[in-house]
The RNA shown here (small-subunit ribosomal RNA) has 1396 nucleotides and comes from a Chloroflexota bacterium. It matches the Rfam family "Bacterial small subunit ribosomal RNA". Model confidence (mean pLDDT): 86 of 100. Lineage of the source: Bacteria > Bacillati > Chloroflexota.
RNA sequence: AGAGCUUGAUCCUGGCUCAGGACAAACGCUGGCGGCGCACAUAAGACAUGCAAGUCGCACGAGGGGCUUCGGCCCCGAGUGGCGGACGGGUGAGGAGCGCGUGACCAACCUGCCCAGCGGUGUGGAAUACCACUCGGAAACGGGUGCUAAUACCGCAUACCAAUCGCUCGCCGCAGGGUGAGCGAGGAAAGCCGUAAGGCGCCGGUAGAGGGGGUCGCGUCGGAUUAGCUAGUUGGUUGGGUAACGGCCUACCAAGGCGACGAUCCGUAGCUGGUCUGAGAGGACGGACAGCCACACUGGGACUGAGAUACGGCCCAGACUCCUACGGGAGGCAGCAGUUAGGAACUUUUGACAAUGGGCGCAAGCCUGAUCAAGUGACGCCGCGUGCAGGAGGACACCCUUCGGGGCGUAAACUGCUUUUACCAGGGAAGAGAAUGGACUGUACCUGGGGAAAAAGCCCCGGCUAACUACGUGCCAGCAGCCGCGGUAAUACGUAGGGGGCGAGUGUUGUCCGGAUUUACUGGGCGUAAAGAGCGCGUAGGCGGCCAGUCGCGUCGGUCGUGAAAACUCCCGGCUUACCCGGGUGAGGUCGACCGAAACGGGCUGGCUAUGAGGGCGGUAGGGGCUGGUGGAACGCCCGAAGUAGCGGUGACAUGCGUUGAGAUCGGGCAGAACUCCAGUGGCGAAGGCGGCCGGCUGGGCCGUUCCUGACGCUGAGGCGCGAAAGCCAGGGUAGCGAACGGAAUUAGAUACUCCGGUAGUCCUGGCCCUAAACGAUGACGACUAGGCGUGGGGGGUAUCGACCCCUCCCGGGCCGUAGCAUACGCGAUAAGUCGUCCGCCUGGGGAGUACGGCCGCAAGGCUAAAACUCAAAGGAAUUGACGGGGGCCCGCACAAGCAGCGGAGCGUGUGGUUUAAUUCGACGCAACGCGAAGAAUCUUACCGGGACUUGACAUGCACGGGAAAGGCCCAGCAAUGGGUCCCUCCUUCGGGACUCGUGCACAGGUGUUGCAUGGCUGUCGUCAGCUCGUGCCGUGAGGUGUUGGGUUAAGUCCCGCAACGAGCGCAACCCUUGUCGCCAGUUACGUUGUCUGGCGAGACUGCCGGUAGCAAACCGGAGGAAGGCGAGGAUGACGUCAAGUCAGCAUGGCCCUUACGUCCCGGGCUACACACACGCUACAAUGGCCGGUACAACGGGAAGCAAGGCCGCGAGGCGGAGCCAAUCCCACCAAAGCCGGUCUCAGUUCAGAUUGCAGGCUGAAACUCGCCUGCAUGAAGGCGGAGUUGCUAGUAACCGUGGGUCAGAACACCGCGGUGAAUAUGUUCCCGGGCCUUGUACACACCGCCCGUCACACCACGAAAGUCGGUAACACCUGAAGCCGCCGGGCCAACCCGC
Repeated sequence: AGAGCUUGAUCCUGGCUCAGGACAAACGCUGGCGGCGCACAUAAGACAUGCAAGUCGCACGAGGGGCUUCGGCCCCGAGUGGCGGACGGGUGAGGAGCGCGUGACCAACCUGCCCAGCGGUGUGGAAUACCACUCGGAAACGGGUGCUAAUACCGCAUACCAAUCGCUCGCCGCAGGGUGAGCGAGGAAAGCCGUAAGGCGCCGGUAGAGGGGGUCGCGUCGGAUUAGCUAGUUGGUUGGGUAACGGCCUACCAAGGCGACGAUCCGUAGCUGGUCUGAGAGGACGGACAGCCACACUGGGACUGAGAUACGGCCCAGACUCCUACGGGAGGCAGCAGUUAGGAACUUUUGACAAUGGGCGCAAGCCUGAUCAAGUGACGCCGCGUGCAGGAGGACACCCUUCGGGGCGUAAACUGCUUUUACCAGGGAAGAGAAUGGACUGUACCUGGGGAAAAAGCCCCGGCUAACUACGUGCCAGCAGCCGCGGUAAUACGUAGGGGGCGAGUGUUGUCCGGAUUUACUGGGCGUAAAGAGCGCGUAGGCGGCCAGUCGCGUCGGUCGUGAAAACUCCCGGCUUACCCGGGUGAGGUCGACCGAAACGGGCUGGCUAUGAGGGCGGUAGGGGCUGGUGGAACGCCCGAAGUAGCGGUGACAUGCGUUGAGAUCGGGCAGAACUCCAGUGGCGAAGGCGGCCGGCUGGGCCGUUCCUGACGCUGAGGCGCGAAAGCCAGGGUAGCGAACGGAAUUAGAUACUCCGGUAGUCCUGGCCCUAAACGAUGACGACUAGGCGUGGGGGGUAUCGACCCCUCCCGGGCCGUAGCAUACGCGAUAAGUCGUCCGCCUGGGGAGUACGGCCGCAAGGCUAAAACUCAAAGGAAUUGACGGGGGCCCGCACAAGCAGCGGAGCGUGUGGUUUAAUUCGACGCAACGCGAAGAAUCUUACCGGGACUUGACAUGCACGGGAAAGGCCCAGCAAUGGGUCCCUCCUUCGGGACUCGUGCACAGGUGUUGCAUGGCUGUCGUCAGCUCGUGCCGUGAGGUGUUGGGUUAAGUCCCGCAACGAGCGCAACCCUUGUCGCCAGUUACGUUGUCUGGCGAGACUGCCGGUAGCAAACCGGAGGAAGGCGAGGAUGACGUCAAGUCAGCAUGGCCCUUACGUCCCGGGCUACACACACGCUACAAUGGCCGGUACAACGGGAAGCAAGGCCGCGAGGCGGAGCCAAUCCCACCAAAGCCGGUCUCAGUUCAGAUUGCAGGCUGAAACUCGCCUGCAUGAAGGCGGAGUUGCUAGUAACCGUGGGUCAGAACACCGCGGUGAAUAUGUUCCCGGGCCUUGUACACACCGCCCGUCACACCACGAAAGUCGGUAACACCUGAAGCCGCCGGGCCAACCCGC
């Protein structure tokens, strides 16, 4: 110090998340020792039991005990009395307050014990508890009678000074007043101990210290969806009360007091020193310790006292618990332990007063759950240990592996050594200032002993973030802080090995700060990301020109006071170190006081005007506003004229209007609304907005002058006003237009777009509403910062006939642009630049500008404005693509123009589906479907059934044993196979080897799976013209430029231009075939012809001419030429796309099978058949069928072959074999269509040939399932094919035959060959596909995209809801305890007073 996540990528905005630190923690797993700390955060819920405040016999009288030398001494001790129980200890409920903090003040106060000093302590008196007797009661407790003491209680005397009052006098203070002197009045006391000295007490008063009470300034949480609050309220006077001021209380009088600088109300909270975090500023917190406050079961109350309105006191009420004899009583752990409840969660019913401190006491001493210690808890911090050294190119196990090895790993074993801590044993403190006294404690510590001995885990390993492999699992189980992992190769799940981090801990959860400059004071923003109020006027407030003087409020400097201790910083010191502790030092405030400074801000005073603002005077432009008139055109309606059949409307119709006369035309009239041209990028206004002409009233601006005032200014929370359209209320008006509505169309529908009508409304008057993309999405004002161009208004200069031009100043309104700014787009003197002042507003998206509340409104609604819940984004700008029923340009049998088809029939083939034991598998839009198949009867064959084999049908190696095996024949079997028999090796150094069989071990084998793990190959876009790179340049960047532009081309082909210049892969060319010619060579029965075959070469290049073009590329036309602008055809397929196809051609990773998912054999299946589709063949006929005659090819093939002539057969074919290893022979005498002649005559036919029967032929081991061919017979559908759809632009389509590969046989398929041989293209609007430029985009698995709303179901959250229940607050009324004050009455009363 940052990082991850929005996108295909980029920059920005923005939020979410992470890494850090901390904790009174809790939970999971684990756990050796010690020190120092900490430990109910929840129920201020309820509490059993014990303890936590007593003490004094030197205040007093009884009573009891012990000792006695009988003088007395000692002890216990209820009660009276004194002091203390107001401290110490607990808790945080309440409380937003002078409660706390800080600083002042009390001239308005109190103070027991303590300290200092002054004075005094004289003399009397009357009671009473205890106790005794007696009575009541269960108890708690109480009544009566009688006796008694005191430091208990009450008089009298004395009392300077003092409080208070009166009189006289002085001093001081800003002041209410304070203070001092004199005189008079006025108020006390207690004794005890001691032989004594004396000590401890007591009374009055002074002073101090410490403690307390009161007042004030400032500071101290959230909510304005709480805006008004207040009746003792604010003040005064009288009186009361208090230690004391005070409205604290009372009566009367006045009507005040508080509040936007936030009163009141609601919520929340003990406050602080400090703690945590942070660079700091700040934020959060207030546990332990320390100061203050508040509370003590809840509420109320007083008493006593120096002090309380009293935690372990009292009274009353209430709730709760307990006792009871039912009459009545007792109690208060938020003291220490402990129990129970609650909760994720928090300890022992310990020891001791040894220390520190407290109460009482003269003291000894007693009491002390304060405290000191121990115990429990890894809860935290700190320290230590669980061993150290040596020890293999490196054991075993385990893990991985490419099988070679690698890891664990010097790790272990083993050898040597050490002994902290724990354990055992011995010694043994300090804490205790002079003596006694140590709970902790036989503790710390020291010494010795034995022995590596007793002591390691937790989390993590996809990125952030340090650490990787294997197996299992298969969107399952699970993980997850965010992004996200898991659907068969998961470094993300689980386990293991290994690794990383920390370590007696480690992870998780929760909370706070940080990171987050993400509330921005330090330190942010608002044109488009969230954000400028629609506009103005203006209140408070904030800010404010020039000069001088003054004050010293802000500001600054210095000194003093205070800011408790602890904490924090630094230094020093004590525990072995550290944590911890002790001492010193520093630091810490918006604080107070004093002294000083006077620039700046501020106050006060005076002045200034070239300058802010305003005014005067002189000009001036304008759709600025309000109001009254007025004009023409158009539309509509009415009347009239004239006239006839349509008009209107649309993409096309229709509804509608019209023969009762429309529309069109002319004339006349009426009415309402809006103002053509001028008109502009122009003017005016604060905005909304404003447009014929004339008049009236009226606001503002600009220019000139520099005459006046003299800072009068800017902004502006609230407030007030204005505010388009629509809408509302009342009354008018209504021509046109026109929500709603009616109708006609369109459509799947059409609650729309189009059309015909049409009501509100639009218009006027008055009153509401108050919103908007009210936008420049840009608040107002001021200053400063290059220019250029035009434009509206005014002035000046020059010049002139003239403001016609030109130069210039000010104001407005535009465009371009420099610097600068900006994420970019862009802005750029009209700033979004550089600054100042003030206001408004923003803080992730959704929920939502919504709900609730309040205010406004007649209503509609407006203003203000959340939360739950939910998401990991939502966004801005720009980039590259893709897409568009966007645009421009241009291609292609893409359409159009044509020709022939397909889709209907029958058949063939393929596929789907179905069927089946099996119908093996793959291919699925184009780009699967006569595809892998260039040829399934067995084989093929991968499928099914059955029968067999297990080192295997096949490869390599090793060990052992045997020898050939094969083959012939015979037997069993369907066969595989098995048995029998015959026959039978080679080399050799004689060990053996080659070969082979058997057994065994390694292994073979798999057309099993994954083409979503792959190689290779292929299809497709597409033979489309594109795809990129280097360097440079531009851009923050993605990226752009180049490759865009102007032309041209089949072409990114070429030319020109250009921040680009070059280059690569593509295009073209080079290659093959073909068309013309030449040359050379060559075979055939012969041939220097030609043809032909092979080879070599020529030819074509826009070369020539004309035109067009920029005279560039090039295009058009022409000549010549076999061929002309690429001559024709082929081969050739850029970067890439489709997770396209293929694991079944081959190869190959992983997974799977191993007497089977391998191998062999026989048989079957791949040939099934209600159907559907694809590709073909043959037809439906006369451009034809049939019969006869007759003509012309090319490419090819042939030895397990092609086969002639001849003979046989109707024929397929057979017999036979000449010739040919092929320019020689054969396939192949005849190619067919064609041509000539004949016949058929429009018919299911002399068309068509399916299907079926019979008889044959061929191949083959074998044609049943399941081949091809022939003959005879049979003769089906079919009469040119719906929607739709295919091919083809010339030797092409169409028609015709022919050859070949595969192959034993089996072509309507495929690959070739030649023969005959067309039609059409005006063209690019449309369909499909494609190329380039451009534009929009919320698309980017990219339009087969994205995405909206309703509904159905389930779940969650929040709102509303007839009501119902509860809490709190206010007001009114009723009842009213204890208690205090007052009053009235009764009773008692020794001392005092009066009388006797």